[in-house]
RNA sequence: CUUAUCCAGAGUGGCCGAGGGGACAGGCCCGAAGACGCCACAGCAACCUGGUCCAUGUGCCAAGGUGCUAAUUCCUGCCCAGUAUGGGGAGAGAUAAG
Numbered sequence: 001c002u003u004a005u006c007c008a009g010a011g012u013g014g015c016c017g018a019g020g021g022g023a024c025a026g027g028c029c030c031g032a033a034g035a036c037g038c039c040a041c042a043g044c045a046a047c048c049u050g051g052u053c054c055a056u057g058u059g060c061c062a063a064g065g066u067g068c069u070a071a072u073u074c075c076u077g078c079c080c081a082g083u084a085u086g087g088g089g090a091g092a093g094a095u096a097a098g
Base pairs, nucleotide, nucleotide: 001098002097003096004095005094006093011041012040013039014038015037019030020029021028024077025076026075027074042069043068044067046066047065048064049062050061051060052059073092078089079088080087
C1' cells in the first nucleotide's frame, strides 16, 4: 500500500500506584473495593494454518502463528435524510493475510 472484518465472545493471581478509555474536541464511563500498565497462567475464536462434512456455505472441530479478553471501534463531531430515540455512508483507527 491492497483486500477482508470490526452490534458476538473471553479472567484469575502477583507487582505498580493515579490516572485511563488511539489523535483533537464534546459527552459518557472505568478507577485507592487499586483502574491503566507489566508478569504468570488461563480463556476467547477475528484472520491465517490443520482436520472434517461433500450439504463446499456466513458449516463444524482443534488452538499451531498473530491477535484479543469494560461499555458497538463506548457515542458523537464529515456527508445524506431526519429532528425524541434512532438510520445509511464516508473518513480515521484496530486486527489479519499478501